[in-house]
């Protein structure tokens, strides 16, 4: 310090997620040791049983035991019980925390002064008699005290009252004087220990104040003892604390009041800090003690383990009544993921009691439990490669687990045994504990796991599993080759742990003080006035509140930080030190900000003078045009559309003229013109009225900016209430349109629009850009206005306003740029993933409609900005192509062939499906072919290896059952080689066991190869280099040209590669060569180039030449190149043909071949017979053939070329009407066969289901072949079916081309209407590029990149979730009003009762039980307030698989 995750890709916004470090932790897995620390975070739930506060006989009595000394017991009486321990419930508070203040107590302690005197009367225990189950109590009697009362005495005590002195704004401070009040206790022996009164100190303790101390405004007002005041009570003390009386205050936007969470803090985690989170253990406060009250006692409490009462629970009981309070230490139930032993000691350290001894002490100090965390140590070391063996992978070679292991050689730290043995207490006392520690002993011995291994994130394979099962922190992984699930192997990482979960803080600059933003990614409020608020010119002087420095006091201790020291070390502990960033006091400083005073004139603001302007508001007025009405002319349509209806018109429309009415807006001026704060303002006049701006420099002097709340304005719909209504026009109705059409379009129409008044408060109220000052280059335009100059229509200077364009600098870009989105200052407003939602609740507002403020559950890992290349558009622009137009023939209708589909079958094998499947794989299914099917049969089988054992082996004929294969049988013919002479080699067969063969079985979505297709379009790219933050971009884009990215020019581009084009083949033209099976002018010769002869011609087949925009002429820019044109066999690529860039369709093909896996292995292999692939209701595609006369038929017998032939081709001749038989020269071919060409000529038939056409059936026959039933192809006669130019809709072709005509070949026994060639005869047509289809370039829009077969919206239906509404209903919490009034306390009463004093006594003083009031807890009745629960129904979300409508949005998205 970062990283994954939005996009094809890129920057950016942004949000999830991760890696660090923490814990009072849990879970799972595994587990040696010892230190230190920690251990109910949940139910302040309920709680057996023990234990946790006694203690003094040196205050008293009095019982018990003892001879006595003494012990003991309950009790009066003192101290202590308010401390230690414990919890976090309540509390948002003077509670805490800090710093202060002054009106006050304070037992026991410590100083100092004074004192300690003389009386009295009771009560316990005890006794004796009751009552009660018990708790526990009554009456009477007797008793002691350091318990109780009374008197005396006393001051620097207290209270009155009075002087004096100092101070003061007051309240005061100090000192006299006088009058009245108020103490006391002894014990025991000689030294104390108590006791009484006052000063003073410590210590604790109450009080009061500044400051700080969570969220919410969907909680805006709150308060009657409420705020002051006077007087009184009361208190330990001020104080409304509390009462009377009297004003009416007090708090509160700088958040009162309410709700809701929490005990504060020093600290603890984290963070680089600021800061966020947090209060376990230790400290320091506070609060609490079943739940509420409430007092008493006491120096102290309203008191954990005291009392009174009320209320819940428990428990005991004789039913009459009592008894309890672990949130003390174990401990038990409960709740929970989840927290220990009913343990030892009072030896230490403290506390209480005691004069002490000494008793108490769950405080404390040990010790158990449990890896709960820190921290230390061990599971051993060192040698040891045949790199054993096993696993595990493998290309089968070998890697790897690995010096790892056994072995050898050593050591013993922990466990483990044995013996010594402490500090803690320097005298005595040790729970801990025979513990720490030490020493000796045996012996590798007693000791290793967790997690991970796709990126983040270090670490990889093998098998199984197949979108199953699982895994995931986030992005994803899994649908047969999974480094991602599971197991092994290994491997990395941590290590007595490791790992997941949960919280916290980092990261997250993801609430931004440090340290963020609103033009488009969330974010300027629709504008203005304006209050608190915050901020503010220049200059002088003062004062110090901010500020700055200095000092002195707090800032607890413990942690943290440094340093030192002690435990073998370290965690842990101990001692200095820094730190405690604060906050008070106090002294100074005066520049700065405040504050006060006195000046200025630059901000700002008055004046005088001016000119401009749809700025506003009333009022009045004009012409045009629409429409209505009247009235003339006139006569059949008008009017609307893409086309048409609906509509209006013969009752006279539309059109045209005169005339009148009535509302509305005001053409042309008109302008990125002008005014206004925004909204918004447009005829002309008039009145009233706001604002800015220019000049001048004459006034004021900071008077100023901004602006939370609040007032105001504020388009268009829309509400109200009267008024208007001409045009338009929501709704509505008609007519189109469509599949629908609740739309677009027509036709008509009403709120509405238009006036007055009154609400509504919103908008893409936009410059998506707040408002205000200063600064920071220009250029070029309108605009309103001033000044110079002159040459009098320009030039210059300047103020204000709107614009364009552009440096600097900003931005993520895109873009902004004096009119900032630039530099800076001021105040205000907003934002803080995306949905849910601008929704719900609640308030406020509004007559409603609605507005305004505005939330959570839930739910996804994005959502989004700006640019980029590509693809798409029913977006432009340029160009091409038989694409389209023009022509020619066709397809589609028939009949038949032949492929598909469907459909049928035991099977109809399989495989291609838009173009790019479909006379396709198939250059030819009767068997074979065959992969299907019935059915019969073999199991190492076709190759290769091992092992035995025969040795040849082959072959023909004929039989036997059988459909064959496969087997039985007989007969005949024949019968190894080599060689070291070894069953040695090689060869054949035969059985054996295995390893294996064998598969047209599966995946073409695991591949190689090969096709197809865009497309033979002209296009894809690379290097440096420039430009961009990058994707990318430039180059390739432009202007021209071309078939072409083909060439020129230009350019931040300069070269290149692949591709075009050329080299390659034929083909057209002439030459040279060679001249036979070829030719044949010339000489002969023949039926015949047939023969001699010849090679000139034609041909054949090898080489060459020829075309190159050269030439010329025009255009063109002086270029490429285009047009004409000569010359040439040929002329601008002369014709064909091979050739197919970078990619693209997971196109095709595992059945051609090859090949991973995976499947079968007596069958999915192999062999056979017979079937099927050839089946037929239907549908499509390719063919052929015709439908006629440009034909039919007959007759004539001219003129090719490609090419095949020895398992061939086959002449001539003969026989058959004929296919085609016999027969068989010739010919391995320029020699001979196939071989006849055919359209063509000549003649005849006359428009007809014909002398077209020939399907189709029947007889008869031909040829192949083992074999034509299923199921060839052919002949000959006979038969004569549909068909008379084909519907919508669609193909092919631009010249030797369509169109016609025949020939030949490849598979092939046999079978073509197919395919592959070949030559004759051979046209029309192209104006042109505006549609259709493709395609190229450039540009544009995009929410699409799986790229338009794209992407996405809403209803419906179906599941699941969390949500709002609800008649109501249950329960908390508060809160107003009333009754009720327990214990208390206070006051009144007290002739009911009393012991201390007075008094002989009557009685009195004083007290009290009891009764009354007040005050008040619980309680109870009625209202409100509010929060959770649940709820028939019922609203809208969100999420989910491959439903249902349609198609709103994105491209001009098909109506922006």
């Nucleotide at each position: 310090a970062g990283a994954g995750u939005u996009u094809g890709a890129u920057u950016c916004u942004g949000g999830c997620u991760c890696a660090g470090a923490a814990c009072g932790a849990a879970c799972g897995c595994u587990g040696g040791c010892g230190g230190c620390a920690g251990g109910c975070c949940u139910a302040a739930c309920a709680c057996a049983u023990g234990c946790a506060a006694g203690u003094c006989g040196a205050a008293c009595g009095c019982c018990c035991c003892g001879c006595a000394a003494g012990g003991g017991g309950a009790g009066u009486g003192g101290c202590g019980c308010a401390c230690g321990g414990g919890u976090g419930c309540a509390u948002a508070a003077c509670g805490c925390g800090u710093g202060g203040g002054g009106a006050u107590c304070u037992g026991c302690c410590c100083u100092u002064c004074a004192g300690u005197u003389c009386g009295g009367a009771a009560c316990a225990a005890c006794g004796u008699c009751g009552g009660g189950a018990a708790a526990c109590u009554g009456a009477c009697g007797c008793u002691a005290a350091u318990a109780c009362c009374g008197g005396a005495u006393a001051u620097u005590c207290c209270a009155a009252u009075u002087g004096g002195u100092c101070a003061u704004g007051g309240a005061g401070a100090u000192u006299g004087a006088u009058u009245g009040g108020g103490a006391a206790a002894g014990a025991u022996u000689u030294a104390u220990c108590g006791c009484u009164g006052a000063a003073g100190g410590a210590u604790g303790a109450a009080c009061c104040c500044g400051c700080g101390u969570c969220u919410g405004a969907u909680u805006a007002g709150c308060u009657a003892g409420u705020u002051g005041g006077u007087g009184a009570g009361g208190u330990a003390a001020c104080g409304g604390c509390u009462c009377a009386c009297c004003a009416a205050g007090g708090c509160g936007a700088c958040g009162a009041u309410c709700a809701g969470u929490a005990g504060c803090u020093g600290g603890u985690c984290u963070g680089a800090g600021a800061g966020g989170a947090u209060g376990a253990u230790c400290a320091g406060c506070c609060a609490c003690a079943c739940u509420g009250g409430a007092a008493c006692u006491g120096a102290g409490a309203c008191a954990c383990g005291g009392u009174c009462c009320a209320g819940a629970c428990u428990c005991c009981u004789a039913c009459g009544g009592g008894a309890g309070g672990c949130a003390g230490c174990a401990g038990u139930g409960g709740g929970g993921a989840a927290u220990a032993u009913u343990g030892g000691a009072c030896a230490a350290u403290g506390g209480g009691g005691g004069a002490a001894a000494c008793c108490c002490u769950g405080a404390u100090c040990c010790a158990g439990c449990c890896a709960u965390g820190c921290c230390g140590c061990g599971u051993g070391a060192g040698u040891g490669a045949u790199g054993a063996a096993g696993g595990c992978c493998u290309u089968c070679g070998g890697g790897u687990u690995g010096u790892a292991a056994a072995g050898c050689u050593c050591u013993u730290u922990u466990a483990g045994a044995u013996g010594g043995g402490a500090c803690g207490a320097u005298a005595a006392u040790g729970a801990c504990g025979g513990u720490a520690c030490c020493a000796u002993c045996a012996g590798a011995a007693u000791a290793a796991g967790c997690u991970c291994c796709g990126g983040c994130u270090a670490a990889c394979u093998u098998c199984g599993u197949g979108c199953c099962a699982g895994c995931a922190g986030c992005c994803g992984c899994g649908g047969u080759a999974a480094u991602a699930c599971g197991a092994a192997g290994g491997g990395a990482g941590c290590u007595a742990g490791c790992g997941u979960u949960g919280u916290u803080c980092g990261g997250a600059a993801u609430u931004a003080c440090u340290g963020g933003g609103c033009g488009u990614a969330a974010a300027g409020g629709g504008c203005g006035c304006g209050u608190a608020g915050g901020c503010g010119g220049u200059c002088u002087u003062g004062c110090a509140a901010g500020u700055c420095a200095g000092a002195u006091g707090u800032g607890a201790a413990a942690g943290c930080c440094c340093u030192g020291g002690g435990c073998u070390u370290a965690a842990c502990c101990c001692g200095g030190g820094a730190a405690u960033u604060g906050c008070a006091u106090u002294u100074g400083a005066a520049a700065c900000u405040g504050c006060a005073a006195g000046g200025c004139u630059a901000g700002a603001g008055u004046g005088u003078g001016g000119g401009a302007g749809a700025g506003g508001u009333a009022g009045g007025u004009a012409g045009a045009a629409u429409u209505c009405c009247c009235a003339g002319u006139g006569u059949a349509g008008a009017g609307g559309u893409g086309a048409a209806a609906u509509u209006c018109g013969u009752a006279g429309a539309u059109a045209u003229u005169g005339g009148g009415a009535a509302g509305a807006a005001u053409a042309c001026c008109a302008g990125u013109g002008g005014c206004g704060a925004a909204g918004g303002c447009g005829g002309c006049c008039u009145a009233c009225u706001g604002g800015a701006c220019c000049a001048c420099a004459a006034c004021u002097g900071a008077c100023g900016c901004u602006g939370a709340g609040g007032c105001g304005c504020g388009a268009a719909a829309g509400c109200g209430u009267g008024g208007g209504g001409a045009g338009c026009a929501a709704a509505c109705a008609g007519g189109a349109u469509u599949a629908g059409a609740u739309a677009c379009c027509c036709u008509g129409g009403u709120a509405g629009u238009c006036c007055a008044c009154g609400c509504u408060g919103u908008a893409a109220a936009c410059g998506a850009u707040g408002u205000g000052u200063g600064c920071u280059a220009g250029a070029c335009g309108c605009u309103a206005g001033g000044a110079g100059g002159c040459u009098u229509g320009c030039c210059u200077c300047u103020u204000g306003g709107u614009g364009u364009c552009g440096c600097c600098g900003c931005u993520a870009a895109c873009g902004c740029a004096u009119u900032a989105a630039g530099c800076a200052c001021a105040c205000c407003g907003c934002c803080u993933g995306g949905g849910g939602a601008g929704u719900a609740c609640g308030g406020c507002c509004g007559c409603a409609a609605g507005g305004u403020u505005g939330a959570a559950a839930c739910u996804c890992a994005a959502a989004g900005a700006a640019a980029u290349u590509g693809a798409c558009g029913g977006g432009g622009g340029c160009c091409c192509g038989c694409a389209c137009a023009a022509g020619c023939g066709g397809u589609g209708g028939a009949g038949u062939a032949u492929g598909u589909u469907g459909u049928u079958u035991a099977a109809u094998u399989c495989g291609a499906c838009g173009c790019u499947a479909c006379g396709c794989g198939c250059a030819g299914a009767a068997c074979c072919u065959u992969a299907c099917c019935a059915g019969g049969g073999c199991u190492u089988g076709c190759a290769u290896g091992u092992c035995u054992c025969u040795c040849g082996c082959g072959g023909a004929u004929c039989u036997c059952a059988g459909a064959a294969a496969a087997g039985g049988g007989a007969u005949c013919c024949u019968u190894c080689g080599g060689u070291u002479c070894g069953g040695c080699c090689g060869g054949a067969g035969a059985g054996a066991a295995c390893a294996c063969a064998g598969g047209u079985g599966c995946u073409g979505c695991a591949u190689g190869g090969c096709u197809g297709u865009c497309g033979u379009c002209a296009g894809c790219u690379c290097g440096u280099g420039u430009c961009g933050u990058g994707a990318g971009a430039u180059g390739u884009u432009g202007g021209g040209u071309u078939a072409a990215g083909u060439c020129c020019c230009g350019c931040a581009a300069c070269g290149a590669g692949c591709g075009c084009a050329a080299c390659c083949c034929c083909u057209a033209u002439c030459u040279u060569u060679a001249g036979u099976u070829g030719c044949u002018a010339c000489c002969a010769u023949u039926c015949a180039g047939u023969u001699g002869a010849g090679c000139a011609c034609u041909c054949u087949a090898a080489g060459g030449a020829a075309a190159c925009u050269g030439c010329c002429g025009g255009u063109g820019a002086c270029a490429a190149g285009c047009c004409g044109g000569a010359g040439g066999a040929a002329g601008g690529c002369g014709g064909g043909g091979a050739u197919g860039a970078c990619g693209u369709c997971a196109a095709g093909u595992c059945c051609u071949c090859a090949u991973g896996g995976c499947c079968c292995u007596u069958a999915u292999g192999u062999c056979c017979u017979g079937g099927g692939c050839u089946a037929c209701a239907a549908a499509c595609g390719u063919a052929c053939u015709a439908c006629a006369a440009u034909g039919g038929u007959g007759g004539u017998g001219a003129c090719a070329a490609u090419g095949g032939g020895c398992c061939g081709c086959a002449a001539a001749a003969c026989c058959g009407c004929g296919a085609g038989g016999u027969u068989g020269a010739g010919c391995c071919a320029a020699u001979c066969c196939c071989a006849a060409a055919a359209a063509g000529c000549c003649a005849u038939c006359u428009c007809a289901g014909u002398u077209c056409a020939g399907a189709u059936u029947g007889c008869a026959c031909u040829c192949u072949g083992c074999a034509a039933c299923u199921c060839g192809a052919g002949u000959g006669c006979a038969u004569g079916a549909a068909g008379u130019u084909g519907g919508a809709a669609u193909c092919g072709c631009u010249a030797g081309u369509a169109a016609u005509c025949g020939c030949g070949c490849a598979u092939c026994a046999g079978c073509a209407u197919g395919g592959c060639g070949c030559g004759g005869u051979g046209a029309a047509u192209a104006c042109g590029u505006u549609c259709c289809c493709g395609g190229g370039c450039c540009u544009u829009g995009u929410a699409c990149a799986c790229a338009c077969c794209g992407c996405c919206c809403g209803u419906c239906a179906c599941g699941c979730c969390a949500u709002g509404a609800g008649a109501g209903u249950u329960g908390g919490u508060u809160u107003u009003a009333c009754c009720u009034g327990a214990a208390g306390u206070c006051g009144g009463u007290g002739c009911g009762c009393u012991a201390a004093c007075c008094g002989u006594a009557a009685g009195g003083a004083a007290g009290u039980a009891g009764c009354c009031g007040a005050c008040c807890a619980c309680g109870g009745u009625a209202g409100g307030a509010u929060c959770a629960g649940c709820g028939a129904u019922u609203g809208g979300g969100g999420c989910g698989a491959a439903g249902u409508c349609g198609u709103a949005a994105c491209a001009a998205g098909g109506u922006a």
Description:
The RNA shown here (small-subunit ribosomal RNA) has 1456 nucleotides and comes from a metagenome. The sequence is in RNAcentral, with records from SILVA. Its Rfam family is "Bacterial small subunit ribosomal RNA".